[in-house]
Transfer RNA from a Chloroflexota bacterium, 76 nucleotides, folded computationally. Rfam family: tRNA. It is annotated as a transfer RNA. The coordinates come from a structure-prediction model, not an experiment, and the mean pLDDT is 83. Lineage of the source: Bacteria > Bacillati > Chloroflexota.
RNA sequence: GCCGAGGUAGCUCAGCUGGUAGAGCAUGCGACUGAAAAUCGUAGGGUCACGUGUUCGAAUCACGUCCUCGGCACCA
Numbered sequence: 001g002c003c004g005a006g007g008u009a010g011c012u013c014a015g016c017u018g019g020u021a022g023a024g025c026a027u028g029c030g031a032c033u034g035a036a037a038a039u040c041g042u043a044g045g046g047u048c049a050c051g052u053g054u055u056c057g058a059a060u061c062a063c064g065u066c067c068u069c070g071g072c073a074c075c076a
């Protein structure tokens, strides 16, 4: 340099057929217990990497940029 996959909650990820942003874990609170653990309930938490565009409407489509991973090429 070329090709591919990916970037969504603190973490791991789903959602990509454009139409309310979600799950599990973690955290706070409550229930249970003599107390705790486990379990159950509940709450908070998001510029959907960034910018521009298309559209009535974009996490989702188009273009550009950045970052991560894998493969190929180059290499004194």
Base pairs, nucleotide, nucleotide: 001072002071003070004069005068006067007066010025011024012023013022019056027043028042029041030040031039049065050064051063052062053061